Molecule: transfer RNA
Organism: Candidatus Nomurabacteria bacterium
RNA sequence: GGGCCUAUAAGCUCAAUGGUAAACUGCCUCUCUCCAAAAGAGGACUUCCAGGUUCGAGUCCUGGUGGGCCCG
Repeated sequence: GGGCCUAUAAGCUCAAUGGUAAACUGCCUCUCUCCAAAAGAGGACUUCCAGGUUCGAGUCCUGGUGGGCCCG
RNA backbone atom coordinates (compact mmCIF):
# COMPACT_ATOMS: atom_id res chain seq x y z
P G A 1 -0.70 3.77 3.55
O5' G A 1 -0.79 2.79 2.31
C5' G A 1 -0.67 3.34 1.03
C4' G A 1 -0.67 2.25 0.00
C3' G A 1 -1.92 1.36 0.00
O3' G A 1 -2.99 1.93 -0.71
C1' G A 1 0.00 0.00 0.00
P G A 2 -4.49 1.64 -0.26
O5' G A 2 -4.73 0.14 -0.73
C5' G A 2 -4.73 -0.20 -2.09
C4' G A 2 -4.89 -1.69 -2.28
C3' G A 2 -6.07 -2.30 -1.59
O3' G A 2 -7.30 -2.11 -2.29
C1' G A 2 -4.18 -3.62 -1.17
P G A 3 -8.66 -2.03 -1.46
O5' G A 3 -8.92 -3.53 -1.02
C5' G A 3 -9.13 -4.53 -2.00
C4' G A 3 -9.17 -5.90 -1.37
C3' G A 3 -10.20 -6.11 -0.28
O3' G A 3 -11.51 -6.33 -0.80
C1' G A 3 -8.14 -7.00 0.41
P C A 4 -12.79 -5.91 0.04
O5' C A 4 -12.90 -7.06 1.15
C5' C A 4 -13.12 -8.39 0.78
C4' C A 4 -12.95 -9.32 1.96
C3' C A 4 -13.83 -9.04 3.17
O3' C A 4 -15.17 -9.50 3.02
C1' C A 4 -11.64 -9.41 3.89
P C A 5 -16.36 -8.74 3.76
O5' C A 5 -16.19 -9.16 5.27
C5' C A 5 -16.31 -10.50 5.67
C4' C A 5 -15.91 -10.68 7.12
C3' C A 5 -16.65 -9.83 8.14
O3' C A 5 -17.93 -10.34 8.46
C1' C A 5 -14.36 -9.75 8.59
P U A 6 -19.14 -9.38 8.81
O5' U A 6 -18.69 -8.74 10.21
C5' U A 6 -18.57 -9.55 11.36
C4' U A 6 -17.91 -8.78 12.50
C3' U A 6 -18.62 -7.53 12.97
O3' U A 6 -19.68 -7.84 13.86
C1' U A 6 -16.33 -7.07 12.70
P A A 7 -20.93 -6.83 13.97
O5' A A 7 -20.39 -5.73 15.00
C5' A A 7 -19.91 -6.12 16.28
C4' A A 7 -19.40 -4.90 17.06
C3' A A 7 -20.48 -3.85 17.37
O3' A A 7 -20.18 -3.24 18.63
C1' A A 7 -18.76 -2.88 16.06
P U A 8 -21.03 -3.72 19.92
O5' U A 8 -22.53 -3.43 19.49
C5' U A 8 -23.01 -2.12 19.34
C4' U A 8 -24.49 -2.03 19.62
C3' U A 8 -24.91 -2.58 20.97
O3' U A 8 -24.67 -1.66 22.03
C1' U A 8 -26.36 -3.40 19.31
P A A 9 -24.18 -2.24 23.42
O5' A A 9 -25.35 -1.87 24.44
C5' A A 9 -25.68 -0.52 24.71
C4' A A 9 -26.14 -0.33 26.14
C3' A A 9 -25.24 -0.97 27.17
O3' A A 9 -25.16 -0.12 28.31
C1' A A 9 -27.42 -1.81 27.41
P A A 10 -23.90 0.82 28.49
O5' A A 10 -22.95 -0.07 29.43
C5' A A 10 -21.69 0.45 29.90
C4' A A 10 -21.06 -0.58 30.81
C3' A A 10 -20.93 -1.96 30.18
O3' A A 10 -19.74 -2.10 29.45
C1' A A 10 -22.00 -2.14 32.28
P G A 11 -19.72 -2.99 28.08
O5' G A 11 -19.75 -4.48 28.60
C5' G A 11 -18.64 -5.04 29.31
C4' G A 11 -18.92 -6.46 29.69
C3' G A 11 -19.34 -7.38 28.54
O3' G A 11 -18.22 -7.89 27.82
C1' G A 11 -20.83 -7.64 30.34
P C A 12 -18.37 -8.12 26.23
O5' C A 12 -19.36 -9.38 26.08
C5' C A 12 -18.93 -10.66 26.52
C4' C A 12 -20.09 -11.64 26.49
C3' C A 12 -20.81 -11.79 25.16
O3' C A 12 -20.14 -12.63 24.24
C1' C A 12 -22.38 -11.56 26.89
P U A 13 -20.27 -12.31 22.66
O5' U A 13 -21.84 -12.34 22.39
C5' U A 13 -22.45 -13.55 22.03
C4' U A 13 -23.95 -13.49 22.15
C3' U A 13 -24.74 -13.06 20.92
O3' U A 13 -24.82 -14.09 19.95
C1' U A 13 -25.69 -12.12 22.87
P C A 14 -25.33 -13.72 18.46
O5' C A 14 -26.91 -13.88 18.64
C5' C A 14 -27.77 -12.88 18.17
C4' C A 14 -29.19 -13.25 18.49
C3' C A 14 -30.22 -12.78 17.47
O3' C A 14 -30.35 -13.69 16.38
C1' C A 14 -30.91 -12.14 19.60
P A A 15 -30.26 -13.14 14.85
O5' A A 15 -31.40 -12.01 14.80
C5' A A 15 -32.76 -12.36 14.97
C4' A A 15 -33.60 -11.13 15.12
C3' A A 15 -33.46 -10.10 14.01
O3' A A 15 -34.19 -10.45 12.85
C1' A A 15 -33.40 -9.02 16.11
P A A 16 -33.81 -9.82 11.47
O5' A A 16 -34.40 -10.87 10.45
C5' A A 16 -33.79 -12.16 10.30
C4' A A 16 -34.64 -13.00 9.37
C3' A A 16 -35.11 -12.28 8.11
O3' A A 16 -35.16 -13.20 7.01
C1' A A 16 -36.97 -12.88 9.43
P U A 17 -34.28 -12.92 5.70
O5' U A 17 -35.02 -11.66 5.04
C5' U A 17 -34.38 -10.99 3.92
C4' U A 17 -35.36 -10.00 3.29
C3' U A 17 -35.81 -8.86 4.21
O3' U A 17 -36.01 -7.68 3.41
C1' U A 17 -37.69 -10.04 3.49
P G A 18 -34.91 -6.59 3.31
O5' G A 18 -35.26 -5.58 4.47
C5' G A 18 -34.71 -5.72 5.78
C4' G A 18 -35.31 -4.70 6.72
C3' G A 18 -36.82 -4.85 6.93
O3' G A 18 -37.14 -4.39 8.27
C1' G A 18 -36.39 -2.76 6.00
P G A 19 -38.16 -5.27 9.14
O5' G A 19 -39.22 -4.18 9.64
C5' G A 19 -38.80 -3.11 10.48
C4' G A 19 -40.01 -2.39 11.03
C3' G A 19 -41.09 -3.29 11.61
O3' G A 19 -41.72 -2.61 12.68
C1' G A 19 -41.98 -2.05 9.82
P U A 20 -41.26 -3.02 14.18
O5' U A 20 -41.06 -1.56 14.83
C5' U A 20 -42.14 -0.66 15.03
C4' U A 20 -42.21 -0.25 16.47
C3' U A 20 -40.96 -0.57 17.30
O3' U A 20 -40.64 0.52 18.14
C1' U A 20 -42.90 -1.51 18.29
P A A 21 -39.30 1.24 17.94
O5' A A 21 -38.22 0.12 18.23
C5' A A 21 -37.92 -0.17 19.54
C4' A A 21 -37.38 -1.58 19.64
C3' A A 21 -37.09 -2.02 21.06
O3' A A 21 -38.27 -2.53 21.64
C1' A A 21 -35.21 -2.45 19.69
P A A 22 -38.32 -2.86 23.21
O5' A A 22 -37.76 -4.35 23.21
C5' A A 22 -37.28 -4.94 24.39
C4' A A 22 -36.82 -6.33 24.06
C3' A A 22 -36.04 -6.98 25.17
O3' A A 22 -36.92 -7.59 26.12
C1' A A 22 -34.88 -7.23 23.12
P A A 23 -36.43 -7.80 27.62
O5' A A 23 -35.67 -9.20 27.56
C5' A A 23 -36.37 -10.38 27.22
C4' A A 23 -35.41 -11.56 27.12
C3' A A 23 -34.51 -11.76 28.33
O3' A A 23 -35.15 -12.50 29.35
C1' A A 23 -33.22 -11.80 26.36
P C A 24 -34.86 -12.15 30.87
O5' C A 24 -33.39 -12.73 31.11
C5' C A 24 -33.14 -14.12 31.01
C4' C A 24 -31.65 -14.40 31.03
C3' C A 24 -30.88 -13.80 32.19
O3' C A 24 -30.99 -14.54 33.38
C1' C A 24 -29.73 -13.38 30.18
P U A 25 -31.04 -13.79 34.79
O5' U A 25 -29.54 -13.25 34.97
C5' U A 25 -28.47 -14.15 35.15
C4' U A 25 -27.13 -13.45 35.07
C3' U A 25 -26.92 -12.28 36.02
O3' U A 25 -26.62 -12.69 37.35
C1' U A 25 -26.17 -11.68 33.88
P G A 26 -27.13 -11.77 38.57
O5' G A 26 -26.39 -10.36 38.38
C5' G A 26 -25.00 -10.24 38.61
C4' G A 26 -24.49 -8.90 38.14
C3' G A 26 -25.05 -7.68 38.85
O3' G A 26 -24.43 -7.45 40.11
C1' G A 26 -25.07 -7.30 36.53
P C A 27 -25.27 -6.87 41.31
O5' C A 27 -25.64 -5.39 40.83
C5' C A 27 -24.63 -4.40 40.66
C4' C A 27 -25.23 -3.08 40.20
C3' C A 27 -26.36 -2.56 41.05
O3' C A 27 -25.91 -1.87 42.21
C1' C A 27 -26.97 -2.44 38.76
P C A 28 -26.72 -2.04 43.57
O5' C A 28 -27.99 -1.12 43.34
C5' C A 28 -27.85 0.28 43.16
C4' C A 28 -29.20 0.92 42.87
C3' C A 28 -30.33 0.55 43.81
O3' C A 28 -30.31 1.28 45.03
C1' C A 28 -31.09 0.37 41.59
P U A 29 -30.89 0.59 46.39
O5' U A 29 -32.46 0.62 46.18
C5' U A 29 -33.14 1.84 46.08
C4' U A 29 -34.61 1.62 45.75
C3' U A 29 -35.34 0.65 46.66
O3' U A 29 -35.74 1.23 47.90
C1' U A 29 -35.86 0.17 44.43
P C A 30 -35.87 0.29 49.20
O5' C A 30 -37.20 -0.56 48.92
C5' C A 30 -38.44 0.09 48.83
C4' C A 30 -39.51 -0.86 48.31
C3' C A 30 -39.74 -2.11 49.15
O3' C A 30 -40.54 -1.86 50.29
C1' C A 30 -39.63 -2.70 46.86
P U A 31 -40.43 -2.77 51.59
O5' U A 31 -41.06 -4.16 51.13
C5' U A 31 -42.43 -4.25 50.79
C4' U A 31 -42.78 -5.66 50.34
C3' U A 31 -42.41 -6.75 51.32
O3' U A 31 -43.40 -6.89 52.35
C1' U A 31 -41.75 -7.38 49.14
P C A 32 -42.95 -7.18 53.88
O5' C A 32 -42.35 -8.65 53.82
C5' C A 32 -43.16 -9.75 53.47
C4' C A 32 -42.31 -10.98 53.21
C3' C A 32 -41.32 -11.33 54.32
O3' C A 32 -41.95 -12.04 55.39
C1' C A 32 -40.24 -11.41 52.23
P U A 33 -41.84 -11.53 56.88
O5' U A 33 -40.31 -11.84 57.21
C5' U A 33 -39.83 -13.16 57.20
C4' U A 33 -38.35 -13.19 57.45
C3' U A 33 -37.87 -12.37 58.64
O3' U A 33 -38.07 -13.06 59.87
C1' U A 33 -36.46 -11.97 56.77
P C A 34 -38.66 -12.21 61.16
O5' C A 34 -37.51 -11.18 61.46
C5' C A 34 -37.71 -10.12 62.39
C4' C A 34 -36.40 -9.57 62.88
C3' C A 34 -35.38 -9.30 61.80
O3' C A 34 -35.58 -7.99 61.23
C1' C A 34 -34.36 -10.56 63.51
P C A 35 -35.47 -7.85 59.61
O5' C A 35 -33.91 -8.00 59.33
C5' C A 35 -32.98 -7.05 59.81
C4' C A 35 -31.55 -7.50 59.54
C3' C A 35 -31.26 -7.91 58.12
O3' C A 35 -31.01 -6.80 57.27
C1' C A 35 -30.35 -9.50 59.60
P A A 36 -31.46 -6.87 55.71
O5' A A 36 -30.59 -8.09 55.16
C5' A A 36 -29.31 -7.85 54.61
C4' A A 36 -28.50 -9.11 54.47
C3' A A 36 -28.78 -9.96 53.25
O3' A A 36 -28.18 -9.43 52.08
C1' A A 36 -28.59 -11.35 55.13
P A A 37 -28.91 -9.64 50.67
O5' A A 37 -28.72 -11.20 50.36
C5' A A 37 -27.42 -11.72 50.11
C4' A A 37 -27.45 -13.23 50.08
C3' A A 37 -28.38 -13.84 49.06
O3' A A 37 -27.78 -13.92 47.78
C1' A A 37 -28.75 -14.87 51.13
P A A 38 -28.68 -13.62 46.47
O5' A A 38 -29.74 -14.82 46.45
C5' A A 38 -29.30 -16.15 46.22
C4' A A 38 -30.41 -17.12 46.49
C3' A A 38 -31.70 -16.88 45.71
O3' A A 38 -31.66 -17.43 44.40
C1' A A 38 -32.23 -17.16 47.98
P A A 39 -32.36 -16.64 43.18
O5' A A 39 -33.90 -16.63 43.56
C5' A A 39 -34.62 -17.86 43.62
C4' A A 39 -36.02 -17.63 44.17
C3' A A 39 -36.82 -16.55 43.48
O3' A A 39 -37.44 -17.02 42.28
C1' A A 39 -36.95 -16.22 45.79
P G A 40 -37.62 -16.04 41.03
O5' G A 40 -38.80 -15.07 41.47
C5' G A 40 -40.07 -15.59 41.77
C4' G A 40 -40.96 -14.52 42.38
C3' G A 40 -41.08 -13.23 41.61
O3' G A 40 -41.98 -13.30 40.51
C1' G A 40 -40.70 -12.75 43.86
P A A 41 -41.72 -12.37 39.21
O5' A A 41 -42.11 -10.90 39.70
C5' A A 41 -43.43 -10.62 40.08
C4' A A 41 -43.57 -9.19 40.56
C3' A A 41 -42.99 -8.12 39.63
O3' A A 41 -43.86 -7.79 38.56
C1' A A 41 -42.26 -7.72 41.82
P G A 42 -43.22 -7.33 37.13
O5' G A 42 -42.63 -5.88 37.44
C5' G A 42 -43.51 -4.79 37.68
C4' G A 42 -42.77 -3.61 38.28
C3' G A 42 -41.76 -2.91 37.38
O3' G A 42 -42.36 -2.07 36.40
C1' G A 42 -40.84 -3.20 39.52
P G A 43 -41.57 -1.78 35.02
O5' G A 43 -40.33 -0.89 35.47
C5' G A 43 -40.55 0.39 36.05
C4' G A 43 -39.24 1.00 36.49
C3' G A 43 -38.21 1.25 35.41
O3' G A 43 -38.48 2.41 34.64
C1' G A 43 -37.17 0.29 37.32
P A A 44 -37.92 2.56 33.15
O5' A A 44 -36.41 3.01 33.37
C5' A A 44 -36.12 4.19 34.08
C4' A A 44 -34.61 4.32 34.29
C3' A A 44 -33.77 4.15 33.05
O3' A A 44 -33.70 5.36 32.29
C1' A A 44 -32.89 2.82 34.77
P C A 45 -33.67 5.30 30.68
O5' C A 45 -32.21 4.78 30.35
C5' C A 45 -31.08 5.46 30.91
C4' C A 45 -29.84 4.64 30.72
C3' C A 45 -29.62 4.09 29.34
O3' C A 45 -29.09 5.08 28.48
C1' C A 45 -29.16 2.42 30.95
P U A 46 -29.69 5.23 26.95
O5' U A 46 -28.82 4.11 26.27
C5' U A 46 -28.65 4.13 24.88
C4' U A 46 -27.95 2.87 24.46
C3' U A 46 -28.09 2.54 22.98
O3' U A 46 -27.10 3.22 22.23
C1' U A 46 -28.53 0.62 24.29
P U A 47 -27.62 4.37 21.15
O5' U A 47 -27.99 3.52 19.86
C5' U A 47 -27.05 3.37 18.81
C4' U A 47 -26.59 1.95 18.67
C3' U A 47 -25.99 1.65 17.32
O3' U A 47 -24.98 0.66 17.50
C1' U A 47 -27.83 0.26 17.67
P C A 48 -23.81 0.47 16.43
O5' C A 48 -22.79 1.65 16.76
C5' C A 48 -22.32 1.83 18.09
C4' C A 48 -21.18 2.82 18.10
C3' C A 48 -21.40 4.04 17.22
O3' C A 48 -22.14 5.05 17.88
C1' C A 48 -19.30 3.11 16.76
P C A 49 -23.13 6.00 17.03
O5' C A 49 -22.13 6.96 16.24
C5' C A 49 -21.27 7.85 16.95
C4' C A 49 -20.46 8.67 15.97
C3' C A 49 -21.25 9.34 14.85
O3' C A 49 -21.87 10.54 15.28
C1' C A 49 -19.37 8.27 13.93
P A A 50 -23.25 11.01 14.61
O5' A A 50 -22.81 11.46 13.14
C5' A A 50 -21.87 12.51 12.99
C4' A A 50 -21.57 12.73 11.54
C3' A A 50 -22.78 12.76 10.62
O3' A A 50 -23.45 13.98 10.67
C1' A A 50 -21.09 11.44 9.64
P G A 51 -24.93 14.09 10.04
O5' G A 51 -24.61 14.18 8.49
C5' G A 51 -25.56 13.74 7.55
C4' G A 51 -24.89 13.48 6.22
C3' G A 51 -25.80 12.89 5.18
O3' G A 51 -26.55 13.88 4.51
C1' G A 51 -23.87 11.57 5.33
P G A 52 -28.15 13.65 4.39
O5' G A 52 -28.26 12.56 3.24
C5' G A 52 -27.61 12.76 2.01
C4' G A 52 -27.57 11.50 1.19
C3' G A 52 -28.90 10.84 0.94
O3' G A 52 -29.63 11.46 -0.10
C1' G A 52 -27.32 9.20 1.56
P U A 53 -31.22 11.44 -0.05
O5' U A 53 -31.62 9.93 -0.37
C5' U A 53 -31.30 9.34 -1.60
C4' U A 53 -31.70 7.89 -1.64
C3' U A 53 -33.13 7.61 -1.25
O3' U A 53 -34.03 7.83 -2.33
C1' U A 53 -31.70 6.10 -0.15
P U A 54 -35.37 8.70 -2.07
O5' U A 54 -36.26 7.76 -1.15
C5' U A 54 -36.64 6.48 -1.60
C4' U A 54 -37.20 5.66 -0.48
C3' U A 54 -38.28 6.33 0.34
O3' U A 54 -39.55 6.29 -0.30
C1' U A 54 -36.72 5.26 1.76
P C A 55 -40.47 7.64 -0.28
O5' C A 55 -40.95 7.70 1.23
C5' C A 55 -41.60 8.87 1.72
C4' C A 55 -42.18 8.60 3.10
C3' C A 55 -41.21 7.97 4.09
O3' C A 55 -40.39 8.92 4.73
C1' C A 55 -43.25 6.77 4.10
P G A 56 -38.85 8.57 4.91
O5' G A 56 -38.85 7.36 5.95
C5' G A 56 -39.28 7.58 7.30
C4' G A 56 -39.42 6.26 8.02
C3' G A 56 -38.15 5.42 8.08
O3' G A 56 -37.29 5.84 9.12
C1' G A 56 -39.98 4.07 7.47
P A A 57 -35.70 5.81 8.89
O5' A A 57 -35.32 4.27 8.79
C5' A A 57 -35.58 3.40 9.89
C4' A A 57 -34.43 2.46 10.11
C3' A A 57 -33.14 3.14 10.53
O3' A A 57 -32.38 2.26 11.36
C1' A A 57 -32.78 2.03 8.49
P G A 58 -32.61 2.30 12.93
O5' G A 58 -31.54 1.26 13.47
C5' G A 58 -30.15 1.59 13.56
C4' G A 58 -29.30 0.36 13.53
C3' G A 58 -29.20 -0.32 12.16
O3' G A 58 -28.19 0.28 11.37
C1' G A 58 -29.68 -1.94 13.83
P U A 59 -28.44 0.50 9.79
O5' U A 59 -28.73 -0.98 9.22
C5' U A 59 -27.73 -1.97 9.31
C4' U A 59 -28.29 -3.30 8.85
C3' U A 59 -28.70 -3.35 7.39
O3' U A 59 -28.36 -4.59 6.81
C1' U A 59 -30.54 -3.88 8.77
P C A 60 -27.09 -4.65 5.82
O5' C A 60 -27.62 -3.77 4.60
C5' C A 60 -28.36 -4.36 3.53
C4' C A 60 -28.61 -3.34 2.43
C3' C A 60 -27.46 -2.41 2.11
O3' C A 60 -26.49 -3.01 1.27
C1' C A 60 -29.44 -1.16 2.28
P C A 61 -24.93 -2.62 1.36
O5' C A 61 -24.86 -1.18 0.71
C5' C A 61 -25.12 -1.00 -0.67
C4' C A 61 -24.96 0.46 -1.06
C3' C A 61 -23.67 1.11 -0.60
O3' C A 61 -22.57 0.81 -1.46
C1' C A 61 -25.48 2.52 -0.09
P U A 62 -21.08 0.74 -0.87
O5' U A 62 -20.75 2.27 -0.60
C5' U A 62 -20.64 3.18 -1.68
C4' U A 62 -20.33 4.57 -1.19
C3' U A 62 -19.17 4.70 -0.22
O3' U A 62 -17.90 4.65 -0.85
C1' U A 62 -20.97 5.98 0.57
P G A 63 -16.64 4.02 -0.10
O5' G A 63 -16.28 5.15 0.98
C5' G A 63 -15.78 6.40 0.56
C4' G A 63 -15.78 7.41 1.69
C3' G A 63 -14.99 7.03 2.93
O3' G A 63 -13.58 7.21 2.79
C1' G A 63 -17.07 7.88 3.58
P G A 64 -12.59 6.25 3.58
O5' G A 64 -12.78 6.69 5.10
C5' G A 64 -12.32 7.98 5.51
C4' G A 64 -12.83 8.31 6.90
C3' G A 64 -12.27 7.47 8.04
O3' G A 64 -10.96 7.87 8.43
C1' G A 64 -14.60 7.70 8.32
P U A 65 -9.94 6.78 9.00
O5' U A 65 -10.52 6.49 10.46
C5' U A 65 -10.56 7.51 11.45
C4' U A 65 -11.20 7.00 12.73
C3' U A 65 -10.64 5.69 13.27
O3' U A 65 -9.42 5.86 13.98
C1' U A 65 -12.98 5.58 13.29
P G A 66 -8.35 4.65 13.97
O5' G A 66 -8.99 3.57 14.97
C5' G A 66 -9.18 3.89 16.33
C4' G A 66 -9.95 2.79 17.04
C3' G A 66 -9.41 1.38 16.85
O3' G A 66 -8.27 1.11 17.65
C1' G A 66 -11.74 1.36 16.60
P G A 67 -7.20 0.05 17.11
O5' G A 67 -7.92 -1.37 17.18
C5' G A 67 -8.33 -1.91 18.43
C4' G A 67 -9.08 -3.20 18.24
C3' G A 67 -8.42 -4.26 17.39
O3' G A 67 -7.39 -4.95 18.08
C1' G A 67 -10.66 -4.07 16.74
P G A 68 -6.16 -5.55 17.25
O5' G A 68 -6.76 -6.78 16.43
C5' G A 68 -7.30 -7.89 17.13
C4' G A 68 -7.95 -8.86 16.18
C3' G A 68 -7.07 -9.36 15.04
O3' G A 68 -6.17 -10.37 15.44
C1' G A 68 -9.19 -8.76 14.19
P C A 69 -4.77 -10.51 14.65
O5' C A 69 -5.15 -11.12 13.22
C5' C A 69 -5.72 -12.41 13.12
C4' C A 69 -6.21 -12.69 11.72
C3' C A 69 -5.18 -12.60 10.61
O3' C A 69 -4.34 -13.75 10.54
C1' C A 69 -7.14 -11.50 9.94
P C A 70 -2.88 -13.63 9.90
O5' C A 70 -3.14 -13.48 8.33
C5' C A 70 -3.73 -14.54 7.60
C4' C A 70 -4.05 -14.10 6.18
C3' C A 70 -2.87 -13.59 5.36
O3' C A 70 -2.06 -14.63 4.84
C1' C A 70 -4.71 -12.15 5.08
P C A 71 -0.52 -14.37 4.51
O5' C A 71 -0.57 -13.42 3.22
C5' C A 71 -1.09 -13.90 2.00
C4' C A 71 -1.12 -12.81 0.97
C3' C A 71 0.20 -12.08 0.72
O3' C A 71 1.08 -12.81 -0.13
C1' C A 71 -1.52 -10.50 0.92
P G A 72 2.68 -12.70 0.05
O5' G A 72 3.01 -11.21 -0.44
C5' G A 72 2.81 -10.85 -1.79
C4' G A 72 3.00 -9.37 -1.98
C3' G A 72 4.34 -8.81 -1.48
O3' G A 72 5.40 -9.03 -2.39
C1' G A 72 2.57 -7.42 -0.76